Description
The RNA shown here (SAM riboswitch aptamer (S box leader)) has 131 nucleotides and comes from Chitinophaga pinensis. Model confidence (mean pLDDT): 79 of 100. The sequence was found by an Rfam model in a public genome assembly. It matches the Rfam family "SAM riboswitch aptamer (S box leader)". Rfam links the family to the GO term regulation of gene expression. From the family's description: The SAM riboswitch is found upstream of a number of genes which code for proteins involved in methionine or cysteine biosynthesis in Gram-positive bacteria.
[in-house]
RNA sequence: AAUUUAUAAAGAAGCGACGAGAGAAUAGGCUCUAUGACUCGCUGGCAACCAACUCGAAGUGGAGACUACAUGUCAAAAUUGGAAAACCGGUGCCAACUCCUACUCUGAUGAAAAGCGGAGAAAAAUAAAUU
Numbered sequence: 001a002a003u004u005u006a007u008a009a010a011g012a013a014g015c016g017a018c019g020a021g022a023g024a025a026u027a028g029g030c031u032c033u034a035u036g037a038c039u040c041g042c043u044g045g046c047a048a049c050c051a052a053c054u055c056g057a058a059g060u061g062g063a064g065a066c067u068a069c070a071u072g073u074c075a076a077a078a079u080u081g082g083a084a085a086a087c088c089g090g091u092g093c094c095a096a097c098u099c100c101u102a103c104u105c106u107g108a109u110g111a112a113a114a115g116c117g118g119a120g121a122a123a124a125a126u127a128a129a130u131u
Base pairs, nucleotide, nucleotide: 001131002130003129004128005127006126007125013043014042015041016040017039021032022031023030026102027101028100029099044094045093046092049090050089055082058080059079060078064074065073066072067070098123103120104119105118106117107116
């Protein structure tokens, strides 16, 4: 760099440096920003993608056990599985739904246009695997 899969209305601070724009691309909006944004550094934190450690909600199953013999009660192996926690490690992230819209389909209203709403796709982002 490419391909594939997954995720996304949640969450998360302070100090220092710099000094003018920033919010992926193009366009239209809208917002943040000299009360210093963005970016970088340090510390802190969020999350649960990978790794590691522990645990096992709920389901399938039915080796067997029990007695009041009811289609009763309990239940091993095996199997699926994240409800909880998660120091340390590898990333990532710490304004606004990926800030909103653009492409396709669609709903109600409307004469129509427009506006409002829903679903999907594309693109970007993050993680993992492969090349």